Description: The part of an RNA shown here (small-subunit ribosomal RNA, central domain) has 350 nucleotides and comes from an uncultured bacterium. The RNAcentral record of the full RNA draws on ENA. Rfam family: Bacterial small subunit ribosomal RNA. Its family is annotated with ribosome and structural constituent of ribosome in the Gene Ontology.

Context: one part of a larger RNA
RNA sequence: UUGGGCGUAAAGGGUGCGUAGGCGGCGCGGUAAGUCGGGUGUGAAAUCUCGGAGCUUAACUCCGAAACUGCAUUCGAUACUGCCGUGCUUGAGGACUGGAGAGGAGACUGGAAUUUACGGUGUAGCGGUGAAAUGCGUAGAUAUCGUAAGGAAGACCAGUGGCGAAGGCGGGUCUCUGGACAGUUCCUGACGCUGAGGCACGAAGGCCAGGGGAGCAAACGGGAUUAGAUACCCCGGUAGUCCUGGCAGUAAACGGUGCACGUUUGGUGUGGGAGGAUUCGACCCCUUCUGCACCGGAGCUAACGCGUUAAACGUGCCGCCUGGGGAGUACGGUCGCAAGAUUAAAACUC
Numbered sequence: 001u002u003g004g005g006c007g008u009a010a011a012g013g014g015u016g017c018g019u020a021g022g023c024g025g026c027g028c029g030g031u032a033a034g035u036c037g038g039g040u041g042u043g044a045a046a047u048c049u050c051g052g053a054g055c056u057u058a059a060c061u062c063c064g065a066a067a068c069u070g071c072a073u074u075c076g077a078u079a080c081u082g083c084c085g086u087g088c089u090u091g092a093g094g095a096c097u098g099g100a101g102a103g104g105a106g107a108c109u110g111g112a113a114u115u116u117a118c119g120g121u122g123u124a125g126c127g128g129u130g131a132a133a134u135g136c137g138u139a140g141a142u143a144u145c146g147u148a149a150g151g152a153a154g155a156c157c158a159g160u161g162g163c164g165a166a167g168g169c170g171g172g173u174c175u176c177u178g179g180a181c182a183g184u185u186c187c188u189g190a191c192g193c194u195g196a197g198g199c200a201c202g203a204a205g206g207c208c209a210g211g212g213g214a215g216c217a218a219a220c221g222g223g224a225u226u227a228g229a230u231a232c233c234c235c236g237g238u239a240g241u242c243c244u245g246g247c248a249g250u251a252a253a254c255g256g257u258g259c260a261c262g263u264u265u266g267g268u269g270u271g272g273g274a275g276g277a278u279u280c281g282a283c284c285c286c287u288u289c290u291g292c293a294c295c296g297g298a299g300c301u302a303a304c305g306c307g308u309u310a311a312a313c314g315u316g317c318c319g320c321c322u323g324g325g326g327a328g329u330a331c332g333g334u335c336g337c338a339a340g341a342u343u344a345a346a347a348c349u350c
Stems, first nucleotide, its partner, number of pairs: 004321003007304002012318001014201004021194003025088007033081002035077008049065006091191001092188003095184004103177007115149007125136002162169002206247006215241002220236004258317006266295011299306002323350003332343004
């Protein structure tokens, strides 16, 4: 390479947008590039294959045929693909109407609690643990009441509930704003799918500058435990956690399952919408679209399990895998302030 694979055995890119490329709905007409058929030329000889002949046979040699699966040119075919033209509406997009949502950004704002400060009451303890001690407290703590400051987080509602591409999003109000969904079938008329590079987003932790700092808390100090205890437990405590601007770009970034489309028995629950039946009006009920879950049929699977939200049956495109260790390392390149990230071997060894 051919081939086989990627939920758990090696293997789905963290996610989106999108360039090139690859692939692409239903008709009609044209063209004839791909495709298919015929002719002609060429495809040296030797070799190979088949038939025959000659050395006693064979190897070998000779003769004949076939082949040389190719290329060029010409004539034709037109189903499929391409190209050109034209049309269509189912794919895709738009319009209008409507409701749902922790989707995003900014501003403003309420309450509970912790802490601290001040003041009142009040007196000897508090705190902490398996037990203690460090610690706090007669300079009046803990407890309790009042006032104030400040920061962070959002109890209940809360739900195998919702929204978002993923990361993720949860007090309330307002402003700006993205997406999805349903209904109407009004408009455009294939405008589509995927996507190497590229661009953007990307938890926590980390870095730079400026702010902020209540609680928590790496590091650090102390008390215990212990043979030791650079830990687990306790008392403290700084970065950090928060905000603004910039960098970084990684995660068990997980559904360990790439995206899109089509097809294929069902049951149950739940979120959002529409229609029907019924009703005074609803609920319940029926149908349907869309999401989230559970159970399970065929089928698939090594098994576990998956099972219309597929890991079933197919198509298109991308990414990735190819024994374990060495190693996601070295070297080099690119990026970064750094930490490091990314790309990515080999010797050797089993």